Annotation
The prediction has a mean pLDDT of 90. Predicted 3D model of a 350-nucleotide part of an RNA (small-subunit ribosomal RNA, central domain) from an uncultured bacterium.
Context: one part of a larger RNA
RNA sequence: CUGGGCGUAAAGGGCGCGUAGGCGGCCGUUCGCGUCGCACGUGAAAGCCCCCGGCUCAACCGGGGAGGGUCGUGCGAGACGGGGCGGCUGGAGGCAGGCAGAGGCGAGUGGAAUUCCCGGAGUAGUGGUGAAAUGCGUAGAGACCGGGAGGAACACCGGUGGCGAAGGCGGCUCGCUGGGCCUGGCCUGACGCUGAGGCGCGAAGGCGUGGGGAGCGAACGGGAUUAGAUACCCCGGUAGUCCACGCAGUAAACGCUGGAGACUAGGUGUGGGGGGUGUUGACCCCCUCCGUGCCGGCGCUAACGCAGUAAGUCUCCCGCCUGGGGAGUACGGCCGCAAGGCUAAAACUC
Numbered sequence: 001c002u003g004g005g006c007g008u009a010a011a012g013g014g015c016g017c018g019u020a021g022g023c024g025g026c027c028g029u030u031c032g033c034g035u036c037g038c039a040c041g042u043g044a045a046a047g048c049c050c051c052c053g054g055c056u057c058a059a060c061c062g063g064g065g066a067g068g069g070u071c072g073u074g075c076g077a078g079a080c081g082g083g084g085c086g087g088c089u090g091g092a093g094g095c096a097g098g099c100a101g102a103g104g105c106g107a108g109u110g111g112a113a114u115u116c117c118c119g120g121a122g123u124a125g126u127g128g129u130g131a132a133a134u135g136c137g138u139a140g141a142g143a144c145c146g147g148g149a150g151g152a153a154c155a156c157c158g159g160u161g162g163c164g165a166a167g168g169c170g171g172c173u174c175g176c177u178g179g180g181c182c183u184g185g186c187c188u189g190a191c192g193c194u195g196a197g198g199c200g201c202g203a204a205g206g207c208g209u210g211g212g213g214a215g216c217g218a219a220c221g222g223g224a225u226u227a228g229a230u231a232c233c234c235c236g237g238u239a240g241u242c243c244a245c246g247c248a249g250u251a252a253a254c255g256c257u258g259g260a261g262a263c264u265a266g267g268u269g270u271g272g273g274g275g276g277u278g279u280u281g282a283c284c285c286c287c288u289c290c291g292u293g294c295c296g297g298c299g300c301u302a303a304c305g306c307a308g309u310a311a312g313u314c315u316c317c318c319g320c321c322u323g324g325g326g327a328g329u330a331c332g333g334c335c336g337c338a339a340g341g342c343u344a345a346a347a348c349u350c
Stems, first nucleotide, its partner, number of pairs: 003322004007304002012318001014201004021194003025088007033081002035077007049065006091191001092188003095184005103177007110154001115149006125136002162169002206247006215241002220236004258317006266295011299306002323350003332343004
């Protein structure tokens, strides 16, 4: 120094960018730092282990031997790791040509519907429920027609579909902008992978300032139900939901499955691209790359199941777990306007 694990038993960080660090393709050459070998030195005694011996045995004691990480010096080896030098193109990146997409941001714009206001016409109800009632309505409601205002969300297309790192993204148009895939194999020549800290992004709800407010609707008021009903149902309804800017930083942030690479039977859908035969083309068929589903064998798994999108076989790096409760709590620290967040115990108990 070390074990075994992390889909569902405890355990994958919400997601990304990236610092240190760890790890790293093919060929040649060189150094000899790691590594390995030999020799010498060092490694006190006692102790441990083995043998022999002394106290009647043992403990104890005496003698001998073995062993000893590491270190120093010299000589040597040169595979592997490392350093230097030179080269390569398969990893990675770039370039050229093309393609799909609710990827992001901003501005504008459209129709349906709800609500409200005005007008018309019209009369006794309407609404709601299991049934009702509260509510609304003769000061003219509801139903119907016309006009207007305003806010929010975008039916059909729509998909078992697409895009994004995740959160997430859906009317239409324009502008700005990120990523991906395919084809060519033209350029660079290992420039790579991961990533403790750090930085950024991050649903809903919440907070601050200002605006907006149609519908919905915590809280709240009322009507019912009920033994009660601080609920479920009904009538209302404030924050909020919307916008701008700032904060917050959580989640069943889930595929409950970290990232990268390689390898390992098949079958069948679907989205994007390229190629081929026929016949010029659509279409069909075949091949191929990328994505996304289902089924299934080997293998794996406690089982369920996973199974080229692995939970199979391996390598590298990070995160995390170590009986239940106490507790994701207390204390402390850091962050926050607050709410609270992050880090994170112990006593005690079973």

The full RNA is in RNAcentral, with records from ENA and SILVA. It matches the Rfam family "Bacterial small subunit ribosomal RNA".